[in-house]
RNA sequence: GCAUGUUCUCGGGGCGGGGUGAAACUCCCCACCGGCGGUGAAAGCCCGCGAGCGCCCCGGCCGCAUGGCCGGGGUCAGCAGAGUCCGGUGAAAUUCCGGCGCCGACGGUCAUAGUCCGGAUGAGAGGGAACGGAU
Numbered sequence: 001g002c003a004u005g006u007u008c009u010c011g012g013g014g015c016g017g018g019g020u021g022a023a024a025c026u027c028c029c030c031a032c033c034g035g036c037g038g039u040g041a042a043a044g045c046c047c048g049c050g051a052g053c054g055c056c057c058c059g060g061c062c063g064c065a066u067g068g069c070c071g072g073g074g075u076c077a078g079c080a081g082a083g084u085c086c087g088g089u090g091a092a093a094u095u096c097c098g099g100c101g102c103c104g105a106c107g108g109u110c111a112u113a114g115u116c117c118g119g120a121u122g123a124g125a126g127g128g129a130a131c132g133g134a135u
Base pairs, nucleotide, nucleotide: 002133005131006130007129008128009127010126016030017029018028019027031115032114033104034103035049036048037047038046044102045101052079053078054076055074056073057072058071059070060069061068062067083100085099086098087097088096106118107117108116
C1' cells in the first nucleotide's frame, strides 16, 4: 500500500390512547416505525440492491384427474410501492431545517394488519475484524 483470497463476526424498526362492536393491537379518530449501497451534504417516497410473493425447473407426499401441500434450485423483474411538493440555509440538499402530503410482501386471525402471530434461532443487500498478500 490495497488487487485478490481465507476465516470469523455483525446485519429491521413500530399499536400507546379513544370510538364502534358479540368479536378489532386488523375498521374509524389521534399516534408510532423506516434494511443496504450510491448520490456535490445526512434520503422510506432520487438511482440501484435485498428479503417475500409470482414465474420456471427438480424432488417428496396426497388425488382417478385438471390439481393441492411441503422442500430444494434458478432467474425474469411480473407484484414493487410512495414528493421533480411548498418555504428556508448553502458553492452544492427531491437527502439538512420548518410545513404539508404519500408508501409499506406473503400466510394466519371471532373482524379487513407496515406495527399482532407464523415461515424466521431462516435468508440477505451489505458492514466490520483478523490472517494472508500481488505490486
Background:
The prediction has a mean pLDDT of 76. A computed fold for a 135-nucleotide RNA from Limimaricola litoreus, annotated as FMN riboswitch aptamer (RFN element). The model forms 97% of the base pairs in the Rfam consensus. The source organism's lineage runs through Bacteria, Pseudomonadati, Pseudomonadota, Rhodobacterales and Limimaricola. It matches the Rfam family "FMN riboswitch aptamer (RFN element)". Rfam's curators write: The RFN element is a highly conserved domain that is found frequently in the 5'-untranslated regions of prokaryotic mRNAs that encode for flavin mononucleotide (FMN) biosynthesis and transport proteins.